[in-house]
Context: one part of a larger RNA
RNA sequence: CGUAAGAUGUUUGCAGGGAGCUGUCCUUAGUACGAGAGGACCGGGAUGGACGGACCUCCGGUGUAUCUGCUGCGCCGCCAGGCGCAUGAGGCAGGGUAGCCGUGUCCGGCAGGGAUAAACGCUGAAGGCAUCUAAGCGUGAAGCCCCCCCUAAGAUGAGACAUCACAAGACCCCUCAGAGAGUAUGAGGUAGAUAGGCGUGAGGUGUAAGUGCCGUAAGGCAUUGAGCUGACACGUACUAAUCGGUCGGACG
Numbered sequence: 001c002g003u004a005a006g007a008u009g010u011u012u013g014c015a016g017g018g019a020g021c022u023g024u025c026c027u028u029a030g031u032a033c034g035a036g037a038g039g040a041c042c043g044g045g046a047u048g049g050a051c052g053g054a055c056c057u058c059c060g061g062u063g064u065a066u067c068u069g070c071u072g073c074g075c076c077g078c079c080a081g082g083c084g085c086a087u088g089a090g091g092c093a094g095g096g097u098a099g100c101c102g103u104g105u106c107c108g109g110c111a112g113g114g115a116u117a118a119a120c121g122c123u124g125a126a127g128g129c130a131u132c133u134a135a136g137c138g139u140g141a142a143g144c145c146c147c148c149c150c151u152a153a154g155a156u157g158a159g160a161c162a163u164c165a166c167a168a169g170a171c172c173c174c175u176c177a178g179a180g181a182g183u184a185u186g187a188g189g190u191a192g193a194u195a196g197g198c199g200u201g202a203g204g205u206g207u208a209a210g211u212g213c214c215g216u217a218a219g220g221c222a223u224u225g226a227g228c229u230g231a232c233a234c235g236u237a238c239u240a241a242u243c244g245g246u247c248g249g250a251c252g
Base pairs, nucleotide, nucleotide: 001154006164007163008162009161010160011159015151016150017149018148021049022048023047024046025045026044027043033038051108052107053106054105055104059102060101061100062099066095067094068093069092070091071086072085073084074083075082076081112146113145114144119139120138121137122136166252169247170246171245172244173189174188175187176186177185194240195239196238197236198235199234200233201232203229204228205227210223211222212221213220214219
C1' cells in the first nucleotide's frame, strides 16, 4: 500500500514445513513344524537405545557481587569492626535463589482410513480348454494421500463468523517484562499493583555486631538457626505511570 467504510476479537485452510527410526525381554509355546537338533508365523504385553519437543518438581551446571571463610598491602588515629586493591572484566576459596541450561524430568513416533507397488487372487474371453486381464472385481508395503504437530487469506482467488453503529478503535507520551539488538510483542497508566520502595514470607548462607561469662592466650560458650540476603511469592499507593495531545471520522 492492497484486501472499496472503519475497527476489535475469534477463526476456515489453498499451500508449505515438521515428524516418520529401532532393539531386547515376557507371553502365546517348547505349541505348529521336525527323526532329532532345533524351533516359529499370527496375536498380546513390558522395557530400552538413538532422535525430537517442552519444562525446571527432582538430580546437577552456571549464577561478576547473594552469604560465608582466607591471605598480602593500603586506608578509616589505635583495638574491635569495616572499606579499597590484589585481572583488562569476583584477589583466592566454599556454598547458592531466580533466570538460563543438561547430564535431569515429562512427552512424541501409536492406532486408524483411502489409493497403490511387487506379489497373490476372483470372474473371464480373444482362443468351446486354459489364463489374475483384454472389459470387470478383490487382497496387498517402513513407501504415496489423509490422520498428528507448526506456519498459513499478499490464497491479489486477498475468505468466514461474532461484536461495535459513527465513535469505535488506534497511536503519541509514561511505568514496565513471561518480550526484546532497534523495532515488534505482551502487562499496565490513579476507576491503578506496571516498576521501584516498604512489609511478610520462601529460598540461600550458616549462629552478625555489641555485650556477658570462661580461658594467661589463641579462642570457646550464651544471647542466636542469629545476622545478612539480586532476580522468587503474596501484600501494600509511599514514589513514578501526572496533566494531556494526535489520528480516525457521517452510512461507506